Source information:
Predicted 3D model of a 120-nucleotide RNA (FMN riboswitch aptamer (RFN element)) from an Actinomycetota bacterium. Its Rfam family is "FMN riboswitch aptamer (RFN element)". About the family: The RFN element is a highly conserved domain that is found frequently in the 5'-untranslated regions of prokaryotic mRNAs that encode for flavin mononucleotide (FMN) biosynthesis and transport proteins.

RNA sequence: UAAAAUUUUCAAGGAUAGGUGAAAUUCCUUACCGGCAGUUAUAGUCUGCAACCCUUAACAAAGGUGGACUUAGUGAAAUUCUAAGACCGACAGUUAAAGUCUGGAUGGGAGAAAAUUUAA
Numbered sequence: 001u002a003a004a005a006u007u008u009u010c011a012a013g014g015a016u017a018g019g020u021g022a023a024a025u026u027c028c029u030u031a032c033c034g035g036c037a038g039u040u041a042u043a044g045u046c047u048g049c050a051a052c053c054c055u056u057a058a059c060a061a062a063g064g065u066g067g068a069c070u071u072a073g074u075g076a077a078a079u080u081c082u083a084a085g086a087c088c089g090a091c092a093g094u095u096a097a098a099g100u101c102u103g104g105a106u107g108g109g110a111g112a113a114a115a116u117u118u119a120a
Stems, first nucleotide, its partner, number of pairs: 001120001003118008017029003031100002033089002035049004044087002053064004069085005091103003
């Protein structure tokens, strides 16, 4: 220096202020949030993955499903930057419909970091 194995740790944010109502952080106005890796250049909206859900299996594993962006500018290069205007958000619960409340979850996890060992 690069590789393999093992172990440990970490690994998701957000309802402010009003209105209506018997009842809403769920509706209306307004506000707020953005997992991991990749990329000629920094991404919720590109590509892939995780989570969630479904099926087979029933530990493992395999398969499926799965949301959303345009315009202008700069530049060698940007659906990633700058400007403007948009859009999206699992399942279950709830005196009333939830990205933001409660719950499965002290869970799982893409992955990140560190340590040790091995061989070169």